[in-house]
Order: sequence, then C1' cells, then structure tokens
RNA sequence: UACGUUAAAGCUAAACCUUCUGUGAAGAAGGGACAGAAAGCCACGGGUCUUCAAGGGAAGAUGGCCGAGCUACCAAAA
Repeated sequence: UACGUUAAAGCUAAACCUUCUGUGAAGAAGGGACAGAAAGCCACGGGUCUUCAAGGGAAGAUGGCCGAGCUACCAAAA
C1' cells in the first nucleotide's frame, strides 16, 4: 500500500419467539444467528411492497433489492 483471507481484535444481526407502536407495508426493545468487508449513513434514480383514491395520482415502507452520493475499523499473505 490494501487483493478482503482457514490471522487477530472488534462490529452488524436474517428467520423465529416475546412485548410495544402503526389501518398496513413495517418499526423499536429483549432473546436468537442465517448471513454480511460497508448488512455504516442517505429514499436522489430504479425495483418491490402498503394504505388511500381510482383519472393521470397522493402519502408511506424497504439501505439485509440494485445504482448514484458521503464517510469509515482491522491488516494475514505478498
């Protein structure tokens, strides 16, 4: 320096269960680990989903669906 690994230290936490919030998609907390090298942040573009309306739409959810943008820990081998 950084290819991201049978190295090390740490991080996040799917399904499922419990409680709460929400009409809902979902979210928060606790338990729990399928995984993740940006599974950190961001709804700007696309996708998917929900509610309302039905005429083109409106309001939302999802960053662990993808892209763009911003930021970042470690350091085996070489």